[in-house]
Context: one part of a larger RNA
RNA sequence: CUCCGCUAAGGAACUAGGCAAAAGAGCCCCGUAACUUCGGGAUAAGGGGCGUCCCGGGGAGCCAUGCGCCUCGCGCGCAAAAGCUCCCUGGGGCCGCAGAUAAGAUGGCCGGGCGACUGUUUAACAAAAACACAGGUUUCUGCUAAGGGGUAACCCUAAGUAUAGGAGCCGACGCUUGCCCAGUGCUGGAAGGUUAAGGGGAGGGGUGUCAAAGCCCUGAACUGAAGCCCCAGUGAACGGCGGCCGUAACUCUAACGGUCCUAAGGUAGCGAAGCCCCUUGUCGGGUAAGUUCCGACCUGCAUGAAUAGCGUAACGACUUGGCCGCUGUCUCGGCGGAGGGCCCG
Repeated sequence: CUCCGCUAAGGAACUAGGCAAAAGAGCCCCGUAACUUCGGGAUAAGGGGCGUCCCGGGGAGCCAUGCGCCUCGCGCGCAAAAGCUCCCUGGGGCCGCAGAUAAGAUGGCCGGGCGACUGUUUAACAAAAACACAGGUUUCUGCUAAGGGGUAACCCUAAGUAUAGGAGCCGACGCUUGCCCAGUGCUGGAAGGUUAAGGGGAGGGGUGUCAAAGCCCUGAACUGAAGCCCCAGUGAACGGCGGCCGUAACUCUAACGGUCCUAAGGUAGCGAAGCCCCUUGUCGGGUAAGUUCCGACCUGCAUGAAUAGCGUAACGACUUGGCCGCUGUCUCGGCGGAGGGCCCG
């Protein structure tokens, strides 16, 4: 040094944090709260009993035997002593420090956050509030489906057919999910504008000729889809959801008014929050003392409604605060055992 055993008094004073250790642990009986989706919570919590010997009470099974029946058999049914086995129970005795005597074998309670849950994950630093999930919703797809793989043939989807299949977002359940379509996207529209190749061929040039025709090059108007412009719709599509000034018979505040801007100015809810900079905000609770925690307030630097909002029983090797029990975590050390290292040989 590693591992292990014990430890007076105290008992978390340790520490970022009870990390580690200790404690608890079985069976039977009693008894169990808030809350709740009525299933649960719950082995809640909290108590008592437990070895062995003797005596007794009750119950059940097996059964000698007796009785009854007949299809007389190794038959069936009913009753059942002694004894044996098992279960429940009363009284008394004995031993030990200790009777679930060893091994094995939940510590418990209260409050908050997040995620509904069982599951899944960074093989070898992360197991989680991340992923998934039933469920919600939007959208595409009428079948040679949409979507995907492949140069193709062809295959998957699917030997399925909209109660199906693909894609996106949210993520049990409960109550809900407000306003903005100006921009971007998507869907629909087709009058007009723009617009490629192509069509078209005024005109010009070359060659050629006496002149031409022909051939070659160039080429205006006009015509020419989708797209874009344009017109609408659409937010559980990408997204967005204001400023200044004044005003009430103390003060403060402003239900009210004015004004500027906007597509529209944040509704319900929640709120110093996993979001609050100022900040250890302020008040209350808990402590002798609390940058943490809980309950409030609202001045939200920079909450907010399927990038969902707010609740929520149960669940969690999650996270945060408190309490009981328990302890060498500590005050603060000590003693002992086993194995290393080191020294001597």
Molecule: large-subunit ribosomal RNA, domain IV
Organism: SAR202 cluster bacterium